[in-house]
RNA sequence: UUUCAGGGCGAGGUGUAAUUCCUCACCGGCGGUGAACAGCCUUUGCGCUGUAAGUCCGCGAACUGCCUUCUGGCAGCCGAUCUGGUCAGAAUCCAGAACCGACGGUAUAGUCCGGAUGAAAGAAA
Numbered sequence: 001u002u003u004c005a006g007g008g009c010g011a012g013g014u015g016u017a018a019u020u021c022c023u024c025a026c027c028g029g030c031g032g033u034g035a036a037c038a039g040c041c042u043u044u045g046c047g048c049u050g051u052a053a054g055u056c057c058g059c060g061a062a063c064u065g066c067c068u069u070c071u072g073g074c075a076g077c078c079g080a081u082c083u084g085g086u087c088a089g090a091a092u093c094c095a096g097a098a099c100c101g102a103c104g105g106u107a108u109a110g111u112c113c114g115g116a117u118g119a120a121a122g123a124a125a
Stems, first nucleotide, its partner, number of pairs: 001125004010024004025111002027101002029059004036051005041045001054099002063076005081097005103114003
């Protein structure tokens, strides 16, 4: 510099009206850690590669405040996990049961519409 970089309402119920309420359902950004799994071989290794956490650590976005040359800058804020098992070791594995999800709009929205054909953690070349 270029490219890429977020998924999800299906069924039933109530109602004038709900993908918003109720019952069941469905989804999980980026980096790190990671005992699992898969692959590779002219070094069979303390090897290499890939995948592996929504709730652990860190970050982005959103949101709030101030400033502003109206492009942005600085600061703040920033959700949620337990129990059992295995093990030398589990916050990551296995089993079970839970829990969480910005703002504006609208019958109250993680899943619809909108800012957004945006921005961006970062990834690749």
Notes:
The prediction has a mean pLDDT of 79. Predicted 3D model of a 125-nucleotide RNA (FMN riboswitch aptamer (RFN element)) from a pig gut metagenome. It matches the Rfam family "FMN riboswitch aptamer (RFN element)". Rfam's curators write: The RFN element is a highly conserved domain that is found frequently in the 5'-untranslated regions of prokaryotic mRNAs that encode for flavin mononucleotide (FMN) biosynthesis and transport proteins. This element is a metabolite-dependent riboswitch that directly binds FMN in the absence of proteins. In Bacillus subtilis, the riboswitch most likely controls gene expression by causing premature transcription termination within the 5' untranslated region of the ribDEAHT operon and precluding access to the ribosome-binding site of ypaA mRNA.The FMN riboswitch structure, reported in present an FMN-bound six-stem junction, adopts a butterfly-like scaffold, stapled together by opposingly directed but nearly identically folded peripheral domains.